[in-house]
């Protein structure tokens, strides 16, 4: 140096270019317990790495540029 894969709440994870960005977990309240634990009900939390473009409309497409992670040399 080059070449592929990813980067979405604290973690983990989806989303044919058309949703108000699913779900789990975690944490919060509450039931239920003598009391934790389990279990259940609700509630909270995302500028989808950063900046640019396309588009009527972008997590998604394009340049760039940053982090991770492999392959080459």
């Nucleotide at each position: 140096g080059c070449c592929c894969c990813g980067g979405u709440g604290g973690c983990c994870a989806a989303a044919c270019g058309g949703a108000u960005a699913a779900g789990g977990c975690a944490g919060c309240g509450a039931g239920c317990u003598u009391c934790u634990a389990c279990c259940u009900c609700g509630c909270c939390g995302a500028u989808u790495g950063g900046g640019g473009g396309u588009u009527c409309g972008a997590c998604u497409c394009c340049c760039u540029c940053c982090c991770g992670g492999g392959g080459c040399g």